[in-house]
RNA sequence: UAAGCUAAGAGUUUGAUCCUAGCUCAGGAUGAACGCUGGCGGCGUGGAUAGGGCAUGCAAGUCGAACGCCCCGCAAGGGGAGUGGCAGACGAGGUAGUAACGCGUGGGAAUGUACCCCAGAGUCAGGAAUAACCUAUCGAAAGAUAGGCUAAUACUUGAUGGUCUCUUCGGAGUAAAGAUUUAUCGCUCUGGGAAUAUCCUGCGUAGUAUCAGCUUGUUGGUGAGGUAAAAGCUUACCAAGGCUAUGACGCUUAGGGGACCUGAGAGGGUGACCCCCACCGAUGGUACUGAGAAACGGACCAUACACCUACGGGUGGCCGCAGUCGAGAAUCUUCCGCAAUGGACGCAAGUCUGACGGAGCGACGCCGCGUGAUUGAUGAAGUCCUUCGGGACGUAAAAAUCUUUUCUCAAGGAGGAAGUUUAUUGACGUUACUUGAGGAAUAAGAGGUUGCUAAACUCGUGCCAGCAGCAGCGGUAAUACGAGUGCCUCGAGCGUUAUCCGGAAUUAUUGGGCGUAAAGGGUGCGUAGGCGGAUUUGUUAGUCUCUUGUUAAAGCCCCGGGCACAACUCGGGAAGGGCAAGGGAAACGGCAAGUCUAGAGGAUGUCAGAGGUAAGCGGAACUCUAUGUGUAGGGGUGAAAUCCGUUGAUAUAUAGGGGAACACCAAAAGCGAAGGCAGCUUACUGGGACAUUUCUGACGCUGAGGCACGAAAGUGUGGGUAGCGAAUGGGAUUAGAUACCCCAGUAGUCCACACCCUAAACGAUGCUCUCUGGCUUUGAGCGGAAUCGACCCCGUUCGAGGCGAAGCUAACGCGUUAAGAGAGCCGCCUGGGUAUUACGGCCGCAAGGCUAAAACUCAAAGGAAUAGACGGGGGCUCGCACAAGCGGUGGAUCAUGUGGCUCAAUUCGUCGGUAAACGAAGAACCUUACCAGGGCUAGAAAUCUAUUUGAAAGCUCCAAGAAACUGGAGCCCUCGAAAGACAAAUAGACAGGUGUUGCAUGGCCGUCGUCAGCUCGUGGUUUGAGCUGUUCCCUUAAGUGGGGUAACGAGCGCAACCCCCAUCGUGUGUUACAAGUGUCACGCGAGACUGCCCUCGCUUUUGUGUCGGACUUUUUAAAGUCGGACAUAGAAGCGAGGGAGGAAGGUGGGGAUGACGCCAGGUCAGCAUGACCCUAGACGCCCUGGGCUGCACACGUGAUACAAUGGGUAGAACAACGAGGCGCAAUGUCGUAAGACGGAGCAAACCUUUAUAAAACUGCCCCAAGUUCGGAUUGAGGUCUGCAACUCGACCUCAUGAAGCCGGAAUCGCUAGUAAUCACAGGUCAGCCAUACUGUGGUGAAUACGUUCUCAAGCCUUGUACUCACCGCCCGUCACGUCAAGGAAGUUGGGAGCACCCGAAGCAUCAAAUUUUUUGGUAUUACGGUGAACUCAAUGACAGGGACGAAGUCGUAACAAGGCACGGGUAGCGGAAGCUGUUCGUGGAUUAUAUAAAAA
Repeated sequence: UAAGCUAAGAGUUUGAUCCUAGCUCAGGAUGAACGCUGGCGGCGUGGAUAGGGCAUGCAAGUCGAACGCCCCGCAAGGGGAGUGGCAGACGAGGUAGUAACGCGUGGGAAUGUACCCCAGAGUCAGGAAUAACCUAUCGAAAGAUAGGCUAAUACUUGAUGGUCUCUUCGGAGUAAAGAUUUAUCGCUCUGGGAAUAUCCUGCGUAGUAUCAGCUUGUUGGUGAGGUAAAAGCUUACCAAGGCUAUGACGCUUAGGGGACCUGAGAGGGUGACCCCCACCGAUGGUACUGAGAAACGGACCAUACACCUACGGGUGGCCGCAGUCGAGAAUCUUCCGCAAUGGACGCAAGUCUGACGGAGCGACGCCGCGUGAUUGAUGAAGUCCUUCGGGACGUAAAAAUCUUUUCUCAAGGAGGAAGUUUAUUGACGUUACUUGAGGAAUAAGAGGUUGCUAAACUCGUGCCAGCAGCAGCGGUAAUACGAGUGCCUCGAGCGUUAUCCGGAAUUAUUGGGCGUAAAGGGUGCGUAGGCGGAUUUGUUAGUCUCUUGUUAAAGCCCCGGGCACAACUCGGGAAGGGCAAGGGAAACGGCAAGUCUAGAGGAUGUCAGAGGUAAGCGGAACUCUAUGUGUAGGGGUGAAAUCCGUUGAUAUAUAGGGGAACACCAAAAGCGAAGGCAGCUUACUGGGACAUUUCUGACGCUGAGGCACGAAAGUGUGGGUAGCGAAUGGGAUUAGAUACCCCAGUAGUCCACACCCUAAACGAUGCUCUCUGGCUUUGAGCGGAAUCGACCCCGUUCGAGGCGAAGCUAACGCGUUAAGAGAGCCGCCUGGGUAUUACGGCCGCAAGGCUAAAACUCAAAGGAAUAGACGGGGGCUCGCACAAGCGGUGGAUCAUGUGGCUCAAUUCGUCGGUAAACGAAGAACCUUACCAGGGCUAGAAAUCUAUUUGAAAGCUCCAAGAAACUGGAGCCCUCGAAAGACAAAUAGACAGGUGUUGCAUGGCCGUCGUCAGCUCGUGGUUUGAGCUGUUCCCUUAAGUGGGGUAACGAGCGCAACCCCCAUCGUGUGUUACAAGUGUCACGCGAGACUGCCCUCGCUUUUGUGUCGGACUUUUUAAAGUCGGACAUAGAAGCGAGGGAGGAAGGUGGGGAUGACGCCAGGUCAGCAUGACCCUAGACGCCCUGGGCUGCACACGUGAUACAAUGGGUAGAACAACGAGGCGCAAUGUCGUAAGACGGAGCAAACCUUUAUAAAACUGCCCCAAGUUCGGAUUGAGGUCUGCAACUCGACCUCAUGAAGCCGGAAUCGCUAGUAAUCACAGGUCAGCCAUACUGUGGUGAAUACGUUCUCAAGCCUUGUACUCACCGCCCGUCACGUCAAGGAAGUUGGGAGCACCCGAAGCAUCAAAUUUUUUGGUAUUACGGUGAACUCAAUGACAGGGACGAAGUCGUAACAAGGCACGGGUAGCGGAAGCUGUUCGUGGAUUAUAUAAAAA
């Protein structure tokens, strides 16, 4: 000098957010155990369970300088047992008991003390025995008995007595031990000390109140006894006390402390090792000896256990050190030594010492060291990964050089050692250490790798196997399982488990909360307790300050030293918050005394009120009875029925009876502590407010227990009963309907008395006091001003409301009536469920109430707010959505698609809307993917490499064959100068797959929907998710536009730009036209934009006028400023109606164009593509034939009809879009026709298709019928395409002539050139099953009042327990399985007492005798026994509930108005959720009215 350097969070509830709350993790620790692994050393540490049992050895002896005897020895000396002394009460071990003066701390005294120290005094004279020993006897032994001899520092008598004790103050009583030889060691008494022990006492010292009362030597006194000593310590008598909510008594658990672990600390947990104290020694009891014991290795008795035995009887106590068995997850050597330290004895030498010093075993812990270092790229091999290029392990290895800690061997070698000096003395120990030699030699693993949490890839597996601390992974692309490789962390260790602290402010003193998350007692009065106004004086045990003592050592901390360092250890210091003693202070607090009036209370006066109790009275309504009038219905419902009524209801009138409740006033009002209180009057009575400032003088606040009150329901007894109305009966509804609705209806509702004592008993907000901006409404007072008096106005006090500053809050919200800022006191909370439960206790007649857990189980449960979605919530708006119309579908026949069935195959996909004339704009073969059969295999088609050949191939022919294909013959013999090209064969890489996965994908598409929406940047706002913008008003087809606005802008969508059509102009003029021309075609352009006029409405703005208001100036009066209302004029914008012009008028009609997204929508079979699968008897490829066309049936889309607005027939009408060379095809001829022959013209404004386009129009026939409707089906004969029309084509002619007479429930399309109706063209295509599809033109309507309803959509708002988003969520019974706990007739065991019986040993006492001792009795007591009750635990047939468990049953209770609003209390009922009655709450949606507030 220093002793102080100290506070971290994360994951998990949600679609997301904030909060609350629990669970989990990261850290440290251990007397640990387990798994894998394991080189060395130092220092520590090691039976935590069965205080279970123990074999064996050792752990307490010593003294001959107390004594006699025996043995050995010549002696010196040594040895042995015994008497005697000291020690054995220490040391060592353990923690069973103990909740206690046991321990800790601080005091105290009425005390003892061997050994030790100091001082003083003394140590005289006698005596009788006894063990050993000898003899005898008994006993298996252990041991015992009788007789005899002997000594002492053993025992004993006397003397003296300073001291001590007693005392009648005269006195009486009380001590000693010697040994030895010369130096001492002893002995006795007294006083003191040191140290130690005993006793008393203040304070502190676990849990439990589901333990509330305990105590009879108990509390005190007196006498006696007793102890070393105080004392009910004991006893006799007397008194009736003592303890307890500040927790007695009981029960459970436990040795206490220093300390140790953790923590920033306060605390929390622990009590191993070391130290102090206590207690224990197989279990229980007892005393003896002694200075000291109720004695671990002493004694006696009892009990259990074990051992020996000759069966008579004995012996034993490891909780000493080792060791053994047992139990257990688990804890060591039957080691060495007294060398050191310490202890006992001894004068000493010394003896003893499992205390101790050491070694051994165990990675059990802490600390230290090592397993090599340097160089080393071709980045070797190998392994793993790969985008196939490469990358990683990796300078790692190999290799080279070096070092030697460690290891092995050899040599040397301590300190610990000191004794009066010399000498001697080392278990450890062949140690530590030093030196030398050898040689990289002997030495690395464990856990992890999804996040928390450092570190990732591949393969395998496929909700399996498995992982997991929490969240959670795994269902075919797993960084989460298993493996491999890499990587990360620590390292002779690493992980796991268990336990403790921390994080956890998650019990909150430091340092939390209670309106809605868990949490304010239902309310008051009040006891104990807690807290308490102003001022003065005194005092002080609280408080503050100083000093002193104590707080053992060790430990923690600081400084320094020693082991190489460290761990470890030594020295010194600091600290120690507590307790005690003494001195001081007096602000605060306490106490005492006094004073005061601001708190509190009283008095006086006034006032309001559904405050309470009792009695009386009143009217309306209802119901009953009687009578009258009157007639067929009434009643009830969504609609009905049960029900009442012709024996006269309902209705109506009169009269009478009865019970219950009190319309209007009435209110957001008033009163009360709360529950609660309402007609009027009277009586009694409680509380409150205001005013006066008169009195008292702190009398106050709160309030555990306690007491009282306490809605409704319910209970008892007795009344009463009109209406209503649980239960119950009936009728409906329904799948059912133990409900909702209806008809009845008992208890009850009412009264009196007595119980019950609970509610969403709510403001979900305890009471009291103080402080902190306001505005406004209202109830009750008072005052001011004014007035004749009021009203109005102003102020003030107390209540009841609304909105809001600051502040608070998780937010919602609260906000002088606080949930704000403070003070005091009480109650309550600590995750959800189990559980407003069980058990126990108290209360109750019962129902039940109050108090109140655990096992087990989950990782959440919850609050507020946000965005969506949804609602059998609301508002607004829109759509061929409905309505108004027109025509259809659903019935028939046929076509076509689908399902189903069938089949060898009937290939596949698509399945509400958003599949089903869809993929398919053409299935006889092909297509074709399916089936049967026959074949091929590097392949039918592709690329590359190598080798060979120059032909193979191709063409022709032949044979077999269904063909593919195979075999054979012939023709042919490539190009190039060459290299080579080309082709083929063989071989190898590979091909191929309409195989799987559309839930691995791209692309494309459908749908909401051509709906008007979907977002972003910056800014603002919110703790945040989010919100704002995008809401609002007007408007639009439109988030279209305008206005307003914490928003300002922008993007994708809308609109526009593009195409077609309608009008005009213009250019060109082919092939149109007879021609001029321009009907026409093509191209370019114009035109439509609220552009013009009128009227109206709304918004904004400007001016003028009028009106009234506020403020300021100022003497009135006026002026100024501000904002407001109305009128008027103008301007701008938006919209509505009308008009002009115009071909077209309000986006002119149509098309193309499809936001962010939704549906894991569709497609792997159009294409592409990841992964997987097949690949030679193929899931590849080729071929023939078949199938995709199959038919009881069901559905979708269509065609044709059912007829007269029609059919037939005849006739001289009028198009457009298109197509054409493997084509369209005219004229002509033939055929009834399909068509054939033939081939002019045309690559097309030219020719053809194309024709008379059809409907229409005109004329005639048909005359209401299964027809001159309808055309299916079938027969016959033909035509055409095509290798080929059997399965399976189309068309023509003749004949046949089915169903069907307008279609049930239901359902579809369409708003104008639309529907309806008529024909035409095209694609695909050899042909065609096309009635389909895509287009074209002809003819050409009706209707829309309107938005109540259906469906769909948009915006705003509201509720929500939904977010996989209502196809959501979710409740209870029943059935099955598993688990834990409670009950239970009982059964078993433990614990603590009580009563009685028995009563060992021992102490005490009494008696006797053979009186140094023995025997017997008495009192007391352990063990034991009996009995009744208490308490704790185990078990228990059975019955009941609880929790949990991928896909069980029944219903639908709750969440939206959840389809009957829900919930609390209570009662009844019901398979179950539940229903109903009654009262209460809003934690109910929606709507209306009134009122209040805010905005306009």

A computed fold for a 1496-nucleotide RNA from a Minisyncoccota bacterium, annotated as small-subunit ribosomal RNA. Lineage of the source: Bacteria > Bacillati > Minisyncoccota. Model confidence (mean pLDDT): 81 of 100. RNAcentral holds the sequence, with entries from ENA and SILVA.